[in-house]
The RNA shown here (Bacterial RNase P class A) has 372 nucleotides and comes from a soil metagenome. The coordinates come from a structure-prediction model, not an experiment, and the mean pLDDT is 76. The sequence is in RNAcentral, with records from MGnify. Rfam family: Bacterial RNase P class A. The family's RNA type in Rfam is ribozyme.
RNA sequence: CAGACGAUCGCUGGAUCGAACCGUUUGAUCCGGAGGAAAGUCCGAACACCACAGGGCAGGGUGCUUCAUAACGUGAAGUCGCGGCGACGCGAAGGAAAGUGCAACAGAAAGCAAACCGCCCGGCAAUAAACCGCAAGUUCGUUGCCGGGUAAGGGUGAAACGGUGCGGUAAGAGCGCACCAGUUCCCCGGGUGACCGGGGAAGCUCGGUAAACCCCACCCGGUGCAAGACCAAAUAGGGGAACGUUUGAGGGUCGCCCGCCCGAGUUCCCGGGUAGGUCGCAAGAGAUGCCGGGCAACCGGCUUCCUUAGAUGAAUGAUCGUUGCCCGAUUCGGGGUAACCCGGAUUGGGAACAAAAUUCGGCUUAUGGGCU
Numbered sequence: 001c002a003g004a005c006g007a008u009c010g011c012u013g014g015a016u017c018g019a020a021c022c023g024u025u026u027g028a029u030c031c032g033g034a035g036g037a038a039a040g041u042c043c044g045a046a047c048a049c050c051a052c053a054g055g056g057c058a059g060g061g062u063g064c065u066u067c068a069u070a071a072c073g074u075g076a077a078g079u080c081g082c083g084g085c086g087a088c089g090c091g092a093a094g095g096a097a098a099g100u101g102c103a104a105c106a107g108a109a110a111g112c113a114a115a116c117c118g119c120c121c122g123g124c125a126a127u128a129a130a131c132c133g134c135a136a137g138u139u140c141g142u143u144g145c146c147g148g149g150u151a152a153g154g155g156u157g158a159a160a161c162g163g164u165g166c167g168g169u170a171a172g173a174g175c176g177c178a179c180c181a182g183u184u185c186c187c188c189g190g191g192u193g194a195c196c197g198g199g200g201a202a203g204c205u206c207g208g209u210a211a212a213c214c215c216c217a218c219c220c221g222g223u224g225c226a227a228g229a230c231c232a233a234a235u236a237g238g239g240g241a242a243c244g245u246u247u248g249a250g251g252g253u254c255g256c257c258c259g260c261c262c263g264a265g266u267u268c269c270c271g272g273g274u275a276g277g278u279c280g281c282a283a284g285a286g287a288u289g290c291c292g293g294g295c296a297a298c299c300g301g302c303u304u305c306c307u308u309a310g311a312u313g314a315a316u317g318a319u320c321g322u323u324g325c326c327c328g329a330u331u332c333g334g335g336g337u338a339a340c341c342c343g344g345a346u347u348g349g350g351a352a353c354a355a356a357a358u359u360c361g362g363c364u365u366a367u368g369g370g371c372u
Stems, first nucleotide, its partner, number of pairs: 001368001003323007011033010035353001039364002042362005047224004054258004059220005064078005079093001080091004094215002099213002101209002116154002118150010129139003162180006181205002183202008228279004238270006250262004286305002289302005325350011
C1' cells in the first nucleotide's frame, strides 16, 4: 500500500423537489456506503446508570530511570545485564544479608555444611635393616588399628564457602603479607535520574531460584450500548404464605466488617398477559497541508475538509471495458568476459488474510506486495 477510472443493472443512508394516499407507499436529482487488521476481547478510556465515589480487611495490577499520553500492562529515549568479530539483537530489569520452600544423578558434603582418597601428631601391634658377642634396647622405614588436628593437594559434579604468589605451621588454612576480584562503608567529579569514572578504609569473603510462597514501593468504586432514556399496548393489577410500618421488614454501596443513605410495604410460591416502536446512532482525545519546538515518542499554532457506513435477521453487490501491480514465456535493442541488469513489443496467468453493530488509543494473532 491493500488496486484505480468509466458504463449498465440492483440494494441502502441522507438532502431537496414532487405524486398518490392518510403517516404509509412511490418517482426524479445530488452527496455517501467494509479493514489494516473490522479478528482476539488482552489492557486503557470516553459515555450512560448506581452509589456520601467513608474507613478497614481481602483481592487485583505494575516493578531500572526519565519523558510522552485522556489513560494504559502502551510508546520514545536512555542505564545496566546477557549474546554477537561487528552493525545490532534480547531482557517478566525492586529485594536472596527478613523468613519458608525447591534443585535429578554423581559426590563425604549442595546453605551455614562436610571428610571418600590423602597430609600431620600421638598411642598400640607386627615386621625388615643398622648399632651391639647374643638377647634386650635404641634409631630409621613399612603395614594394620585407635585417638586428635586439617580442608592447602586429588576425586565427583554445571556449581564445593574467593584467585595467584610469598611467608608461616607438626601438617595446613586469609593464619599474615603483596597484587587482583567481590562485598560493605566514606569522599570527589559528571549526569534531572537510573548510573558512570576516580580515590580511600575494612581480611569482611555469606552459591542458584521470587513468570516459587513471601517482603517492599506505587496504583485500583462498580456494572456495561443486551449501558440507558422515552412512548405505546396487554392481562385475572388474580390466589396463598412469611416478616414489617421508626423496637425498621427489605434495599443500596464488587466480596466481608463497621459506618452511612433510602424506606412503608417488602420477600417467596402458584397461575395469567405482553415482549412492539423511537432515541441512544456517529462532528470527533477527528482527518489533511504547512510552520515552529523536541534526538524521538509527541506537543503547539495556522489553514482546509466532513453531517464521507449506520444496518436491526441484518444494506454496501453483479457484469463489461480500459488501466495499474505481481509471476512466467517468446522476441528485439543497449551494457557486460559471464552470471545477469535496464528498456520496448507480444502473450498467458494471478491477487493474500479476511467483513462493521456505541466509539476511540494501544497490544496480540493471520496475511499478499513494496520500501528500509